[in-house]
């Protein structure tokens, strides 16, 4: 990088450095000098895999290890269907985990 499977309306931020961008892309709409991205420290959330405990089993639990995450539903829409319309369903794309090449 590609493929497969699963999940994506829940949850969880302070400090330091930094100094203008960020929210994947496009359109919108937002966040941001009352300090963006990025880096560091500490903290937290979750429970995908490993580990351990437990259960006859399915499963449940712990949060030790490997990841992930801590504005807004993946911020909303994007394709298709239905509907007079608000909208509903579905898909694509994206993200994360596990496995494979």
């Nucleotide at each position: 990088u590609u493929c497969u499977u699963a999940u994506c309306u829940a949850g969880a931020g302070a400090g330091g450095c930094g100094g203008a961008g960020g929210g994947a892309c496009u359109g919108g709409c937002c966040c941001u000098g009352c300090g963006a991205a990025g880096c560091c420290u500490c903290g937290g959330c979750a429970a995908c895999a490993g580990a351990c405990u437990u259960u006859u089993a399915g499963g449940a639990g712990u949060a030790c290890u490997g990841u992930g995450c801590c504005a807004a539903u993946u911020c909303c829409a994007g394709u298709a269907g239905c509907g007079a319309a608000u909208g509903c369903u579905u898909g694509a794309a994206g993200a994360u985990a596990a496995g494979a090449a």
Source information:
The RNA shown here (SAM riboswitch aptamer (S box leader)) has 101 nucleotides and comes from Heyndrickxia shackletonii. The RNAcentral record of the sequence draws on Rfam and Ribocentre. The coordinates come from a structure-prediction model, not an experiment, and the mean pLDDT is 87. The model forms 97% of the base pairs in the Rfam consensus.